[in-house]
Molecule: transfer RNA
Organism: Candidatus Pacearchaeota archaeon
RNA sequence: UUGGUUGUAGUAUAUUGGUAUUACAUGCGACUGUGAUUCGUGAGAAGAGAGUUCGAUUCUCUCCAACCAAU
Numbered sequence: 001u002u003g004g005u006u007g008u009a010g011u012a013u014a015u016u017g018g019u020a021u022u023a024c025a026u027g028c029g030a031c032u033g034u035g036a037u038u039c040g041u042g043a044g045a046a047g048a049g050a051g052u053u054c055g056a057u058u059c060u061c062u063c064c065a066a067c068c069a070a071u
Base pairs, nucleotide, nucleotide: 001070002069003068004067005066006065007064010024011023012022018054026042027041028040029039030038047063048062049061050060051059
């Protein structure tokens, strides 16, 4: 320099156009003499920008970051 892959809660993940899933962690409550375990319930996320579309995490383009390969 060129090409490719990936980017989703604090962490790890699912989701091929219609209000984003699950686990751990976390808040509250129950249970307990206390704590842990367990049970109930809640909050929390699509890398940034633009385009197509009635509608975009998903399709297209640019940028950013990480990784891989070639030179």